[in-house]
Notes: This is a predicted structure of a 73-nucleotide RNA (transfer RNA) from Candidatus Ancillula hodotermitis. Its mean pLDDT, the model's own confidence on a scale to 100, is 82. It matches the Rfam family "tRNA". Rfam classes the family as a transfer RNA. From the family's description: Transfer RNA (tRNA) molecules are approximately 80 nucleotides in length.

RNA sequence: GCCAAAGUAGCUCAGCUGGUAGAGCACUUCACUCGUAAUGAAGGGGUCGUCGGUUCAAAUCCGAUCUUUGGCU
Numbered sequence: 001g002c003c004a005a006a007g008u009a010g011c012u013c014a015g016c017u018g019g020u021a022g023a024g025c026a027c028u029u030c031a032c033u034c035g036u037a038a039u040g041a042a043g044g045g046g047u048c049g050u051c052g053g054u055u056c057a058a059a060u061c062c063g064a065u066c067u068u069u070g071g072c073u
Stems, first nucleotide, its partner, number of pairs: 001072007010025004019056001027043005049065005
């Protein structure tokens, strides 16, 4: 330099034939217990890497760009 993949909650990841953003773990509160853990219930937390475009509507489609990983030279 070229090619490909990935970027979504604190962490690991779903959701990508466009239609209000989710799970597990973690966190907070409550219940249970003499107390802790475990267990059960409830709750908070995201402008989906960034910018722009298409569309009534974009995490999803298109372009550019940044970062990371792998391959080729």